[in-house]
RNA sequence: CGGGCUGGCCGAGCAGUCGCGGAGGUUCGCCCUUCGAGGAAAGUCCGGACAUCGCAGGGCAGGGUGGUCGGUAACGCCGACCCGGGGAAACCCGCGGGACAGUGCCACAGAAAACACACCGCCCACGUCCGUGGCGGCCUCGUGCCGUCAUGGCAGGCAAGGUUGAAAUGGUGCGGUAAGAGCGCACCGGCGCCGCGGUGACGCGGCGGCCAGGUAAACCCCACCCGAUGCAAGACCGAGUAGGACCGUUCGCAGGUUGCCCGCCGAGGUCCAGGUAGGUCGCUCAGAUGGAUGGCUGUUCACGACAGAAUCCGGCUUACAGGCCAGCUUCAGAG
Numbered sequence: 001c002g003g004g005c006u007g008g009c010c011g012a013g014c015a016g017u018c019g020c021g022g023a024g025g026u027u028c029g030c031c032c033u034u035c036g037a038g039g040a041a042a043g044u045c046c047g048g049a050c051a052u053c054g055c056a057g058g059g060c061a062g063g064g065u066g067g068u069c070g071g072u073a074a075c076g077c078c079g080a081c082c083c084g085g086g087g088a089a090a091c092c093c094g095c096g097g098g099a100c101a102g103u104g105c106c107a108c109a110g111a112a113a114a115c116a117c118a119c120c121g122c123c124c125a126c127g128u129c130c131g132u133g134g135c136g137g138c139c140u141c142g143u144g145c146c147g148u149c150a151u152g153g154c155a156g157g158c159a160a161g162g163u164u165g166a167a168a169u170g171g172u173g174c175g176g177u178a179a180g181a182g183c184g185c186a187c188c189g190g191c192g193c194c195g196c197g198g199u200g201a202c203g204c205g206g207c208g209g210c211c212a213g214g215u216a217a218a219c220c221c222c223a224c225c226c227g228a229u230g231c232a233a234g235a236c237c238g239a240g241u242a243g244g245a246c247c248g249u250u251c252g253c254a255g256g257u258u259g260c261c262c263g264c265c266g267a268g269g270u271c272c273a274g275g276u277a278g279g280u281c282g283c284u285c286a287g288a289u290g291g292a293u294g295g296c297u298g299u300u301c302a303c304g305a306c307a308g309a310a311u312c313c314g315g316c317u318u319a320c321a322g323g324c325c326a327g328c329u330u331c332a333g334a335g
Stems, first nucleotide, its partner, number of pairs: 001333001002330009012300007020036006038306001042317002045315005050230004062226005067081005082096001083094004097221002102219002104215003119162002121158003127154001129153010139142001170188006189211001191208007234281004243272005255265003301304001
C1' cells in the first nucleotide's frame, strides 16, 4: 500500500422563475420580508411526559423483565466488566436466573432416552450343571470312576469395543482383572467445602468424596417491575330543538300603532342548567385540520438511494444509490 474491524458525517449543488402553507409588515397591490420534513419523519416495538377515569392498605389472578455493576425521568435502552462461542488480531455474537422443590417430555432409529437396559460382542474365575476330545491314575475291566488340560453349551460375570441417535450413565493414559469396570492411581472436566482477590458477576489456589443426561422459547420455582385508556386523550365556549323556573293572555308582557301619555292591535316573553352541530385550545421558531413544503428552465458534477411530519420527548428495529472523515488491527498478499 492492500485487506479487515469499529465509530461518526453527508444524502446532489448553484442561479432564475411560477406556485403552496405559517408569521410579521404594509403605501392595501393577490405588494414586501422571513421561515417551511428526515436520518430514518417509517414500523408503532419498548419507556416516559401530558390527559381523563379509578385507587385506604394488603393479597390473588394476569402480563413483563432475567449474568454483574453503574447511567437515566424511565426502559426490554446505553456503558464497562464477567461467562460461553467465533476470529490470527482489531473485534463480533449470545431470549446469559434455577434441571438435588415438584411434574411432564425426549419423535425416528436404537438393546437401552433416566434410576433402567444387553442386540452384536468379551469372559469361563465362581457352578454337587450337560456334552466332546487328549493325558494320567484306580479296579469291580465297563458305553466305568477320579483328577487334570483343551473346547462347546447352560447358568453366570462384564459394559471395554461395535451398532442407533441431537443427546448413551465423565475424558485420556497406566495399573488391575477370567474379561471388565473410578476398581485403584495421575492429569483434565464437573460437584461440594475452605482460603485469597474483586463492590459484584466471577477468578485463582488447596482439600474432599468419586460423577450427577438433556429440555424451563414445557408447566413450574425464584427475584424485581406493572392500575386502565390514549391527543379521536382531554379542557373551554356554544346555535337550533327538546327541558326547567318566573312573568303574561282579567289590572294585556315583548313588540307595533307619529316623539310621549291614553286608547287600540296583539300571545307570547325573560332567565337557567346540561350540552348536540360548530368553534377555540391542547398543537410546538414546519405546525395543517378540504390537511403546505411543489413544478419548470439553465448550468455543474460523482448523474442522485430509502423515503415524507400530525401532542411532544428518550430508545430500539427496519429501509437506503453513492460519497467523506477518524481510530484500531496485520492472517493470506505487494513493496

Model confidence (mean pLDDT): 76 of 100. Bacterial RNase P class A from a Solirubrobacteraceae bacterium, 335 nucleotides, folded computationally. It is recorded under the gene name rnpB. The RNAcentral record of the sequence draws on ENA. The model forms 90% of the base pairs in the Rfam consensus.